[in-house]
RNA sequence: AAAGCGGACCGGAUGGCCGCUGGUUUUCGCGCAGGCGAAGGCUGGAGGAAAGUCCGGGCACCGCAGGACAGGAUGCCGGCUAACGGCCGGACGCCGCGAGGCGAUGGAAAGUGCCACAGAAAACAAACCGCCCUUCCUCGUGAAGGGUAAGGGUGAAACGGCGAGGUAAGAGCUCACCGCGUCGGUGGUAACACCGGCGGCACGGCAAACCCCAUCCGGUGCAAGACCAAAUAGGGCAGUCUCAAGGGCGGUUCGUCCGGGGCUUCUUCGCAAGGAGAGGCCGGGCUGUCGGGUAGGUCGCUAGAGGCGCGUCGCGAGGCGCGUCCCAGAGGGAUGGCCAUCCCGUCUUCCGCUUCGGCGGGCGGCGAGACAAAACCCGGCUUACAGGUCCGCUUUCUCC
Numbered sequence: 001a002a003a004g005c006g007g008a009c010c011g012g013a014u015g016g017c018c019g020c021u022g023g024u025u026u027u028c029g030c031g032c033a034g035g036c037g038a039a040g041g042c043u044g045g046a047g048g049a050a051a052g053u054c055c056g057g058g059c060a061c062c063g064c065a066g067g068a069c070a071g072g073a074u075g076c077c078g079g080c081u082a083a084c085g086g087c088c089g090g091a092c093g094c095c096g097c098g099a100g101g102c103g104a105u106g107g108a109a110a111g112u113g114c115c116a117c118a119g120a121a122a123a124c125a126a127a128c129c130g131c132c133c134u135u136c137c138u139c140g141u142g143a144a145g146g147g148u149a150a151g152g153g154u155g156a157a158a159c160g161g162c163g164a165g166g167u168a169a170g171a172g173c174u175c176a177c178c179g180c181g182u183c184g185g186u187g188g189u190a191a192c193a194c195c196g197g198c199g200g201c202a203c204g205g206c207a208a209a210c211c212c213c214a215u216c217c218g219g220u221g222c223a224a225g226a227c228c229a230a231a232u233a234g235g236g237c238a239g240u241c242u243c244a245a246g247g248g249c250g251g252u253u254c255g256u257c258c259g260g261g262g263c264u265u266c267u268u269c270g271c272a273a274g275g276a277g278a279g280g281c282c283g284g285g286c287u288g289u290c291g292g293g294u295a296g297g298u299c300g301c302u303a304g305a306g307g308c309g310c311g312u313c314g315c316g317a318g319g320c321g322c323g324u325c326c327c328a329g330a331g332g333g334a335u336g337g338c339c340a341u342c343c344c345g346u347c348u349u350c351c352g353c354u355u356c357g358g359c360g361g362g363c364g365g366c367g368a369g370a371c372a373a374a375a376c377c378c379g380g381c382u383u384a385c386a387g388g389u390c391c392g393c394u395u396u397c398u399c400c
Stems, first nucleotide, its partner, number of pairs: 001396010012342007020045011047371001051382002054380005059221004071217005076090005091105001092103004106212002111210002113206003128152002130148007137140001160178002163175003179201001180199008225299004235290008246258005261282009306325008343369001344367004349362005
C1' cells in the first nucleotide's frame, strides 16, 4: 500500500427569531374555600434502534389443597442473570491460506413411518454388465446351472475404507493401519480428548416426521388496576299527602285548568237506594336519604435489576463496595419551523507534491444530511439506517 476479519462509537454543530409541552415562580382577575384562568420570568423535553411486538421479567387484577394428563417452548457442556429462546467461556462438526465465520448439536440397538427420480437392488439386502467354475451342444461374440459385491453403471445415499495375503474368481476369509462398537485407564467440574486391550463389522439416512427422554411454563395485560364522583333513568328506606299535596297558564296573594285510584274494617244517619266520619293494605304524587354503575376527575406514572466515575474479584458475561448525578411523562397525544455561518459530498479552475495510480490546499458553482419518532417500566433478540470516526488483528506486495 492493497484486500479482508473482529469490535467500539457518532447519528450534524453554533447562533438568532417564532412556536409546542411538563415543572416551578411572580403579578393580576374570579371564587366562602379547595382551587381556576390570564400574562411574564426561570428551567426539563426522544432513540440507537423510541420500530417489529418475537422472547424473558417486574408490577396489577383474577384463579388456585396437592398431583397428574393435555398443550406449548427449549435441547452439546459449564457459567452469568430477577429471568430468558439472551449473553460469556469451552467442546464437537463444517467453511476459510488466515484473522475468523456458521451450526435447534439429546435419543435412529423403545416403537411407527418415510427415503422421490434413476437403478438389478433403498434395508431380514440385491446379480444388470463384468469376473470365475461346472455341464451340454449345432463348438459360437452359444445355452443352462452355480459362485462372486473386487471392477463398471445408477443415485443424495449401495450394507466399513485402503493396502497386502489368500482364492477358480472373490469375499473381514486372514493380517496391518484408519473408522466403528465395547471394556479399562489417564486428563478435564463437564461436554469431550488421548492411550491401551478386545470384537471381524454386527448398527445406512431422516426426529425442523410422529414419537421417547430431560428442563421450564396458571390466565389476562396500565384500555392492568385503585380512589373521588354529577345530571338523567331505575332500585332500597324514611317522612308527608291521597277532596290534599303537587303541577301548567294568566295574573299578583287571585282566577282557571289538570290532579283527585282500588280493596277492606269499624262507627253512625237513613224504610231503602245511599250518605258521613275514623282506620288499615296496595297503588300514586312530593321531599329527604342510602347504595351500585356511567360521564368527568385524581392516582398508577416514571428514583430505576437507573446513568457516570473509581476501586476490587473474575479469562469473560458479570458480582461487590464507594462516590456522584436526577435525566420526557402527553392523553386530539409536546419535542417543531425559518434564516445565517460552519461541517460533508461532487464538479470546474489554480497552486504544490508524486512511487504517475493519485494526494494535499485555495476561490467558486451545485447538491445531500438517513432510518425512524416515547405512551407502565426494565433485560434481550430481530429488522431498518445517508454519512462518518476510532481500536485490535490477518494475508499478500514494496521499500528501509